[in-house]
RNA sequence: UAGCAAUCUGGAGAAGUCCGCUAUACGCGGGUGCCGAAGGGGCAAAGGGUAAAACCAUAAUCUCUCAGGCAAAAGGACAGAUCAACUA
Numbered sequence: 001u002a003g004c005a006a007u008c009u010g011g012a013g014a015a016g017u018c019c020g021c022u023a024u025a026c027g028c029g030g031g032u033g034c035c036g037a038a039g040g041g042g043c044a045a046a047g048g049g050u051a052a053a054a055c056c057a058u059a060a061u062c063u064c065u066c067a068g069g070c071a072a073a074a075g076g077a078c079a080g081a082u083c084a085a086c087u088a
Stems, first nucleotide, its partner, number of pairs: 001088003006082005015032001017031005033070003039066001040064003047056002
């Protein structure tokens, strides 16, 4: 110095949607529309490989929307600060 863990701070998008149930709701089940920044899936060039392909390997805040989410709260990629042990 980097990685990993922990603490604190900041942290976006999209319905306070419709129907049914009852404990009359911030719950449960279903429908429609929508969002991407937990998690998960997909792949470009260079590289390897082949006569050429196939194939191997491979990133994201891109993409899919399975999961999750669409008032607040919670969660939240990521960023900043602090910081013990360990690893390189």
Notes:
This is a predicted structure of an 88-nucleotide RNA (Glycine riboswitch aptamer). Its Rfam family is "Glycine riboswitch aptamer". Its family is annotated with glycine biosynthetic process in the Gene Ontology. The sequence was found by an Rfam model in a public genome assembly.